[in-house]
Molecule: transfer RNA
Organism: Haloarcula vallismortis ATCC 29715
RNA sequence: GGAAUGGUAGCUCAGUCAGUCAGAGCACUACGCUGAUAACGUAGAGGUCGUGGGUGCAAUUCCUACCCAUUCCA
Numbered sequence: 001g002g003a004a005u006g007g008u009a010g011c012u013c014a015g016u017c018a019g020u021c022a023g024a025g026c027a028c029u030a031c032g033c034u035g036a037u038a039a040c041g042u043a044g045a046g047g048u049c050g051u052g053g054g055u056g057c058a059a060u061u062c063c064u065a066c067c068c069a070u071u072c073c074a
Stems, first nucleotide, its partner, number of pairs: 001073007010026004019057001028044005050066005
């Protein structure tokens, strides 16, 4: 320098043939339960879907440039 794959909540990940509110588990907060803790139950908070631009009525999803990580080629 070239190519492939990936980047979504604090962590691990799902979702995406464009379409109603972006989700799960763990973690976190409050309450319940308990003598107390854990476990369990209920509720809640937490996201510029890597960044910018484009197409389109509508983009996490399509196109494009760039950034980052891993792997391969030279």